[in-house]
Molecule: transfer RNA
Organism: pig gut metagenome
């Protein structure tokens, strides 16, 4: 200088309800399974303070990876 955001892979940068893909879980579908399709769960967004009505986003410390 980049990066830290759901189990894992990521998006989200004019501040204004946090979401996709897989995966898992139930259900349908099938003689069973798979694929398929439906729903549903899972996140104090690395921590620890600021600043604002209001922060993943802005500022400051600060831990941990990469170059």
């Nucleotide at each position: 200088g980049g990066c830290g955001u759901a189990g894992c892979g990521c998006a989200g940068u004019u501040g204004g309800u946090a979401g996709c893909g897989c995966g898992c879980a139930u259900g349908g579908u099938u003689c069973g399974g798979g694929a398929c399709c439906a729903u549903a769960a899972g996140g104090u967004c690395g921590u620890g303070g600021g600043u604002u009505c209001g922060a993943a986003u802005c500022c400051c410390g600060u831990c941990g990876c990469c170059u």